[in-house]
About this RNA
The RNA shown here (TPP riboswitch aptamer (THI element)) has 109 nucleotides and comes from Craterilacuibacter sinensis. The organism belongs to Craterilacuibacter, within Bacteria. The prediction has a mean pLDDT of 75.
Parts: sequence; structure tokens; C1' cells
RNA sequence: GGCAUCGCUCCGGGGUGCCGGGCCGCAAGGCCCAGCUGAGAUGGUGAAUACCGAACCCGAUGGACUUGAUCCGGAUAAUACCGGCGUAAGAAGAGCAAUGACUGUUGGU
Repeated sequence: GGCAUCGCUCCGGGGUGCCGGGCCGCAAGGCCCAGCUGAGAUGGUGAAUACCGAACCCGAUGGACUUGAUCCGGAUAAUACCGGCGUAAGAAGAGCAAUGACUGUUGGU
């Protein structure tokens, strides 16, 4: 000096679900209860898909998440449920410490 492992700190990225029952309502829709998948389906303000938070997941070894997509197939009570698409196109990282081996430089013998 870089590399590897491990740890810490700070920072950053991300997510509009679905269904049944009851009540209210002319309707649109709203509220409550229960259920499905998931790590996560959340609280407040608001006209709002906006803003501020909680928890959770993810940060290039990037299937966290977005787009294509009002896509295709299957299953389901139904869905962004499962699979395909998908080796697709995008997508968010810096610093510090310890240990290890390696390498370089300098000095001594």
C1' cells in the first nucleotide's frame, strides 16, 4: 500500500394490496369486524397518488423496489396469490476500527 474477514458509525433507497360480513348512504362512497398473501398491507395532517412519522426490507454478489403492465398462464372467494416475462430496462454507500496473509520501501546484521 492494496486485498480478505469481521465489527461499528453515519447516510441513502423502497412499498396505492385483495376478499367476506355488518352498519350508514338515492348513489358515488364511508365506517366497523373477520379473513388471504407477505419481512412489511401502518399512524397523523391533508383536496390529493402530497407531506411528516412507526415498523420492516434493501443498498451493486443490487428479484428491496420501479417500468413493461389495463401483459400472458394457472389457482382463488378475490387480488400486484403463484408462475412466466427475467441472464429484460432501471434502481440506493461512504467513513472508521480490529485481525489476517501478501506486497513495496527504508534501516541494521